This is a predicted structure of a 179-nucleotide RNA (Lysine riboswitch aptamer) from Psychrobacillus sp. OK028. The coordinates come from a structure-prediction model, not an experiment, and the mean pLDDT is 78.
RNA sequence: AGUGAAGAUAGAGGUGCGAUAAAACAUCAGUACUCAGCAGGAGGAAGGAAAGUUCCGAGAAUAGCUGAGGAAAGGGUUUUUCGCCGAAACAUAGAAUAGCUUUUCCUAUUCUAUUGUUGGUUCUGCAUUUAAGAGAUGUAGGAUUGUCAGAAUUUAUAUUCUGGAGGGCUAUCUCUCAU
Numbered sequence: 001a002g003u004g005a006a007g008a009u010a011g012a013g014g015u016g017c018g019a020u021a022a023a024a025c026a027u028c029a030g031u032a033c034u035c036a037g038c039a040g041g042a043g044g045a046a047g048g049a050a051a052g053u054u055c056c057g058a059g060a061a062u063a064g065c066u067g068a069g070g071a072a073a074g075g076g077u078u079u080u081u082c083g084c085c086g087a088a089a090c091a092u093a094g095a096a097u098a099g100c101u102u103u104u105c106c107u108a109u110u111c112u113a114u115u116g117u118u119g120g121u122u123c124u125g126c127a128u129u130u131a132a133g134a135g136a137u138g139u140a141g142g143a144u145u146g147u148c149a150g151a152a153u154u155u156a157u158a159u160u161c162u163g164g165a166g167g168g169c170u171a172u173c174u175c176u177c178a179u
Base pairs, nucleotide, nucleotide: 002177004175005174007173008172009171010170011169014085016084017083018082019081021080022079023078024077025076033069034068035067036066037065038064043056044055045054046053047105048104049103050102051101052100088118089117090116091114092113093112094111095110096109097108098107099106119145120144121143122142123141124140125139126138127137128136129135147164148163149162150161151160152159153158
């Protein structure tokens, strides 16, 4: 070894990220549910609570036992295809829609903002979620890897150590200011 601009365009990391896309597989689960029987005798259902509305029930409900039959959704893995490199994910707050109606809570989907947190992958512990010792998320610690800065060794521009963060890094260009 110019300054400023979240400037524009194009790229790189790798067990890289994602998809309300397709197919297959395991799980969900011998669960829900249906039929038959036994016992029993008044309530039960529509996410939780309150009120309402509707439906089922002494022609025997809910819950329980036995036997026969017996799913699906969501989540997950692999392959293919497609879109990409804050790819994407999460937290907080708000709004809309749906779950029979109203209020409230909860859940699911979508959008907005804080221009919040996280470079990527992976392992372990703890917590949350879930049917789940799967997976995901958060947090703490470790390993590994890319990139930039600094230092040392070295002259094959590679090795080692320390530190930072994607508003980063590399390449080319534009504008502004300065020389």